[in-house]
Parts: sequence; structure tokens; C1' cells
RNA sequence: GGGCGAUUAGCUCAGGGGGAGAGCGCUGCCUUCACACGGCAGAGGUCGCUGGUUCAAUCCCAGCAUCGCCCA
Repeated sequence: GGGCGAUUAGCUCAGGGGGAGAGCGCUGCCUUCACACGGCAGAGGUCGCUGGUUCAAUCCCAGCAUCGCCCA
């Protein structure tokens, strides 16, 4: 330098045009003498950035950034 893949909650990941979600974690309450387990409720996201397509973009397209793999 070229090719491919990934980027979504604190972590691991789903979701591939019209409601942003799961598990774990965190907070509060119940339970217990207390802790753990368990149950209930809740908080937490400019969906990496910029532009484009579209009535509408996390999703499609282009570029950029970071990370990983391969080739040279």
C1' cells in the first nucleotide's frame, strides 16, 4: 500500500427501513438477625464520526477513525 471483517447500555452480544433490546452488572424495595440466593421495580444509549439516498436510517450507499485478520 491492497483486500476482508467488526464498531449498538459499564461488559458480552442480538436486532439489517417505521417501537432500541437481551443476559450479566448497577440502584431501590421485599425476604433474612445479617449476608448470599431468590422475587419485584428502576436508572443507564447523540446505535464510532461526517455526508448521501429515502416521507422516514441503528439498518442502505460513500468517505473518515479505531480494532482484528490476510496479502504484498
Record summary:
The RNA shown here (transfer RNA) has 72 nucleotides and comes from a Gammaproteobacteria bacterium. The organism belongs to Gammaproteobacteria, within Bacteria. It matches the Rfam family "tRNA". It is annotated as a transfer RNA. The sequence was found in a public genome assembly.